[in-house]
């Protein structure tokens, strides 16, 4: 000085509120209300709502196919994941150690900017070369070939060095690394080691389509279950008022009157109330019954739970024993104010210790519940390790 794992993230007391429970008291329209007392009361992230679940309602014979998303090296762990442990392979790092979406490029399509002759059935810009053939100032230069070591371009140029080869060069030959295939060793595997061959292959991109192999119904606690006013709607049933016809009945002087129920029709009309101004709609009253709406009540916290211990495994985690109950609000409670030291911090005085006078605690805040991820976080402390 650095790498890694992990805890902590204000502390004590009084005062005065808040929410939730218990328990007493007094009042009540019995549904609660006040009041007094006891207890409990926010996080490692409660956050973002990114994954995965449980739960609850919806669709839906089951499975399969399609579609669309999604996830990708091996084993393992987990209710399950895209988490996490442990390992290979690659990359950096002097090291501890990090960081890695890391299936297939030989099933097909597609790109590869600029720059360069070419960016993939390979082709040749400076260049180097042996014959032939023209020309020639005899120095060379053009043609026709052969090449791909070397110069240049690019992020990448058809295996790399290094010897022999060659006219000059080229896996052309050979050793070496590298590959690709075979085959033994060693591992559960990924993969690792080594023989052996094959002169070498079609370069890179699938976080471009795509191919493989797994996974996925949908909504989400405003999910959804009970309980249920007023008032305005449906329903059924009971009763009332006028009017006028029908049939009954009862009296009759035969003209008619009367009655109380039944069956039909009108109406409330010179009123109301809606209107596209055409018009339509409507009697009152009680009981029941149903659906919604205000409201309340449940989900709502005993759970893949927290603590300790063993035991089994490197680990993650698992199983098994002890123990504890630990927020449930519902426009949202968890707060303010004082006091004492801390921890940081500013000023002054000192040589330092330290003294005195001040400021002052990070990100942040449940809302249905869990596991994980990411993100935000002042200071403090622990243990490993280079």
């Nucleotide at each position: 000085a650095g790498a890694u794992g992990g805890c902590u993230g204000g502390a004590u007391g009084g005062c005065c509120g808040c929410u939730g429970u218990c328990c007493g008291a007094a009042c009540u329209u019995c549904g609660g209300u006040u009041c007094a007392g006891g207890c409990a009361g926010a996080g490692g992230a409660a956050a973002g709502u990114c994954c995965g679940g449980g739960c609850u309602c919806c669709a839906c014979g089951a499975a399969a196919a399609c579609a669309a998303g999604g996830u990708g090296c091996c084993g393992g762990g987990u209710a399950a994941c895209g988490c996490c442990c442990g390992g290979c392979g690659g990359g950096g790092g002097a090291a501890a150690c990090c960081c890695u979406a890391g299936g297939g490029a030989a099933a097909g399509u597609g790109c590869c900017a600029c720059a360069g002759a070419a960016a993939a059935c390979a082709a040749a810009c400076c260049g180097c070369c042996g014959g032939g053939c023209g020309c020639u100032u005899c120095g060379g230069c053009g043609c026709u070939g052969g090449u791909a070591a070397g110069g240049g371009u690019g992020a990448a140029a058809a295996g790399g060095u290094g010897c022999g080869g060659u006219a000059a060069g080229a896996g052309c030959g050979c050793a070496c690394c590298g590959c690709g295939c075979u085959g033994c060793c060693g591992g559960u595997a990924a993969c690792g080691g080594u023989a052996g061959u094959g002169g070498c292959a079609g370069g890179g991109c699938a976080a471009a389509c795509c191919c493989c192999a797994c996974c996925u119904g949908g909504a989400g606690c405003a999910a959804g279950a009970c309980c249920a006013a007023a008032u305005a709607g449906g329903g059924a049933c009971g009763g009332c008022c006028u009017u006028u016809c029908g049939a009954g009945c009862g009296g009759u002087u035969c003209g008619c009157c009367g009655c109380g129920g039944c069956g039909a029709a009108a109406a409330g009309c010179g009123a109301g109330u809606u209107u596209u101004c055409g018009a339509g709609c409507u009697g009152c009253c009680g009981u029941c019954c149903g659906g919604g709406u205000a409201g309340g009540u449940c989900g709502c916290g005993u759970g893949a739970g927290g603590c300790g211990g063993a035991u089994g495994g490197c680990a993650a985690c698992a199983u098994c024993c002890g123990u504890c109950c630990c927020a449930g609000a519902g426009g949202a409670a968890u707060g303010g104010c004082c006091a004492u030291a801390c921890a940081u911090u500013g000023g002054u005085g000192g040589a330092a210790a330290c003294a005195c006078c001040g400021a002052g605690g990070a990100c942040a805040g449940a809302a249905c519940c869990c596991g994980g991820c990411u993100u935000a976080u002042a200071g403090g402390c622990c243990a490993u390790c280079u």
Molecule: Bacterial RNase P class A
Organism: marine eukaryotic metagenome